[in-house]
Predicted 3D model of a 72-nucleotide RNA (transfer RNA) from a Gammaproteobacteria bacterium. It matches the Rfam family "tRNA". Its mean pLDDT, the model's own confidence on a scale to 100, is 80.
């Protein structure tokens, strides 16, 4: 130079075109003399950037960017 794979919540990570979830972690409360543990509740996302397809994109398509892998 060329192919191939990831990118989603603080962390790991699901998500078959149709309200973006799980845990663990965070904050509250009950529980306890405190603490952990355990209860119940809550809060958190420009779904790496842009553009395109479609009524409707995390999800298909291009093209850039980061990283990992292979080939030359």
């Nucleotide at each position: 130079g060329c192919g191939g794979g990831u990118a989603u919540a603080g962390u790991u990570c699901a998500g078959u075109g149709g309200u973006a979830g799980a845990a663990c972690g965070c904050u509250g409360u009950c529980c306890u003399u405190c603490c952990a543990a355990g209860u119940c509740a809550g809060a958190u996302g420009u779904c790496g950037g842009g553009g395109g397809u479609u009524c409707g994109a995390g999800u298909c398509c291009c093209c850039c960017u980061a990283c990992c892998c292979g080939c030359u």